Context: one part of a larger RNA
RNA sequence: GGACAAACGCUGGCGGCGUGCAUAAAACAUGCAAGUCGGACGAGCCAAUCCCCGCAAGGGGAAAGGCUAGUGGCGAACGGCUGAGUAACACGUAGGUGACCUGCCCUGAAGUGGGGGAUAACGACUCGAAAGAGUCGCUAAUGAUCCGUUUUCGGUGCUCAAAGUCGUAAGACGCUUUAGGAGGGGCCUGCGGCGGAUUAGCUAGUUGGUGAGGUAAUGGCCCACCAAGGCUUCGAUCCGUAGCUGGUCUGAGAGGAUGGCCAGCCAGACUGGGACUGAGACACGGCCCAGACUCCUACGGGAGGCAGCAGUUAGGAAUUUUGCGCAAUGGGGGAAACCCUGACGCAGCCACGCCGCGUGCGGGAUGAAGGCCUUCGGGUCGUAAACCGCCUUUCUCGAGGAAGACACCCGACGGUACUCGAGGCAUAAGCAACGGCUAACUACGUGCCAGCAGCCGCGGUAAUACGUAGGUUGCGAGCGUUGUCC
Numbered sequence: 001g002g003a004c005a006a007a008c009g010c011u012g013g014c015g016g017c018g019u020g021c022a023u024a025a026a027a028c029a030u031g032c033a034a035g036u037c038g039g040a041c042g043a044g045c046c047a048a049u050c051c052c053c054g055c056a057a058g059g060g061g062a063a064a065g066g067c068u069a070g071u072g073g074c075g076a077a078c079g080g081c082u083g084a085g086u087a088a089c090a091c092g093u094a095g096g097u098g099a100c101c102u103g104c105c106c107u108g109a110a111g112u113g114g115g116g117g118a119u120a121a122c123g124a125c126u127c128g129a130a131a132g133a134g135u136c137g138c139u140a141a142u143g144a145u146c147c148g149u150u151u152u153c154g155g156u157g158c159u160c161a162a163a164g165u166c167g168u169a170a171g172a173c174g175c176u177u178u179a180g181g182a183g184g185g186g187c188c189u190g191c192g193g194c195g196g197a198u199u200a201g202c203u204a205g206u207u208g209g210u211g212a213g214g215u216a217a218u219g220g221c222c223c224a225c226c227a228a229g230g231c232u233u234c235g236a237u238c239c240g241u242a243g244c245u246g247g248u249c250u251g252a253g254a255g256g257a258u259g260g261c262c263a264g265c266c267a268g269a270c271u272g273g274g275a276c277u278g279a280g281a282c283a284c285g286g287c288c289c290a291g292a293c294u295c296c297u298a299c300g301g302g303a304g305g306c307a308g309c310a311g312u313u314a315g316g317a318a319u320u321u322u323g324c325g326c327a328a329u330g331g332g333g334g335a336a337a338c339c340c341u342g343a344c345g346c347a348g349c350c351a352c353g354c355c356g357c358g359u360g361c362g363g364g365a366u367g368a369a370g371g372c373c374u375u376c377g378g379g380u381c382g383u384a385a386a387c388c389g390c391c392u393u394u395c396u397c398g399a400g401g402a403a404g405a406c407a408c409c410c411g412a413c414g415g416u417a418c419u420c421g422a423g424g425c426a427u428a429a430g431c432a433a434c435g436g437c438u439a440a441c442u443a444c445g446u447g448c449c450a451g452c453a454g455c456c457g458c459g460g461u462a463a464u465a466c467g468u469a470g471g472u473u474g475c476g477a478g479c480g481u482u483g484u485c486c
Base pairs, nucleotide, nucleotide: 001486002485003484004483006482007481008480009479010478013357014356015355016354017353018352020349021315026313027312028311030310031309032308035074036073037072040071041070043068044067045066046065049062050061051060052059053058081268082267083266091192092191093190094189095188096187097186100185101184102183105181106180107179108178109177110176111175112174122137123136124135125134126133127132164173165172166171194240195239196238201231202230203229206228207227208226209225210224211223213221243265244264245263246262247258248257249256250255270291271290272289273288274287293304294303295302296301321347323346324345325344329343330341331340332339333338360390361389362388363387370381371380372379373378395423396422397421398420399419400418404413430475431474432473433472434471435456436455437454441470442469443468444467445466451458452457
């Protein structure tokens, strides 16, 4: 000098675009953040309208349509957050997989036949303070199970499919098997990126083999048996530290430092362990067990997990609203209408950062008043002010008023941006420094005091170094200080 997710002091007009718990992976009140499908299913409730009885009030029946607890399907493994752990095939890069998987989507082929038995909801009963649970009885499906039959592979053996719904229909959406694709993953390998030797030896499933098991799949992944191996001064092991990368900062570069926002990957979801379901999880807002903590309780027993968005407490030098909207983009479900979406789009707060704009422009000398200095002559602030003329960015008021909506409809932002008109210098300047380094000097006060200070050093009676004032210099809605990196 540059940079910053900064903080602190003084000061502070506006706009655009960004950023905003770095500390306690501390604890969390409250609300919201993952649902959807009635065109899969039975049932319950409401009911336009119509019909019948009745003088009426009303009663009975049919019924389009609507709502939904439950069964079922898909989603919930995405999206969002965090960086604790991890020195590792975690990441980066280049490959391998003749050792593999893949729901939804796309392309091609073939098919979708028949029969049986259950179960929630519901009803009855029972237990419990609650959370909730049990027994008996009934019923459906794109749900579960069973039987028979059948197709593509070099052979043999074993095993093995399917479901319907909507529509008058055509057909549409599905379902099953199979061949490929796309996208997504699993596993393996070479190479690369940290500090310590005041850590020198480490290792028993350890290293390899055979067999069996397990997995989508290779493999000590697991197990039995057999052998005695494997790693290491080219740093094993141990200890410390750390998420990795694209990038970012700096630098002429080489390099050094760094990994916040954004993007890719990984890991985690109160702590530890475990599996279930599923195409996919060993699963943030699922389950089970144990633990710590908090809450409810009728003391028998239960409930919970903000490292989602807001918000609270705590810690800290320090980090925001319990906002609006699904209008856009994207995601889930649905045939669709549509529903959900704290993803996202916006608004709010903070000069936290970057960029832009403004606080006026021109004229104006008797160099006014006043301040400061003075050798008392004057000098300086200084064209600065006053005063005259002008402009209107900004500001205030009034009027109009979007694009963003790629077919109709639909705009949170927003009466915003923007445009026009009116008014009028009006609404707007500070901060630090002035001994040398280093641009900028005098006076007074103080008297080794009070104080300054990045280094050298200033201050003990004329201090350009402390404090104040005038002046000057630098930067300017900022300016300084502190911290960190180059």
A computed fold for a 486-nucleotide part of an RNA from a Chloroflexota bacterium, annotated as small-subunit ribosomal RNA, 5' domain.
NCBI's taxonomy places the organism under Bacteria, Bacillati, Chloroflexota.